[in-house]
Molecule: transfer RNA
Organism: Hyphomonas adhaerens MHS-3
RNA sequence: GGGGCCAUAGCUCAGUUGGGAGAGCGCCUGAUUUGCAUUCAGGAGGUCGUCGGUUCGACUCCGUCUGGCUCCACCA
Numbered sequence: 001g002g003g004g005c006c007a008u009a010g011c012u013c014a015g016u017u018g019g020g021a022g023a024g025c026g027c028c029u030g031a032u033u034u035g036c037a038u039u040c041a042g043g044a045g046g047u048c049g050u051c052g053g054u055u056c057g058a059c060u061c062c063g064u065c066u067g068g069c070u071c072c073a074c075c076a
Base pairs, nucleotide, nucleotide: 001072002071003070004069005068006067007066010025011024012023013022019056027043028042029041030040031039049065051063052062053061
């Protein structure tokens, strides 16, 4: 320098004919208990990496940049 993959909640990750943003764990509250744990019920928490484009409508399609992983090439 060239190619490929990844970026979504605090963590690990789902989410494909483009239209509802989600699960598990964690956190908070309540019930249960003398108390803790377990269990049960409820709740908070997201500018979907950046900027731009297409579209009536974008996590999703296109371009760009940033970061990470990886393969190839080059130098030594």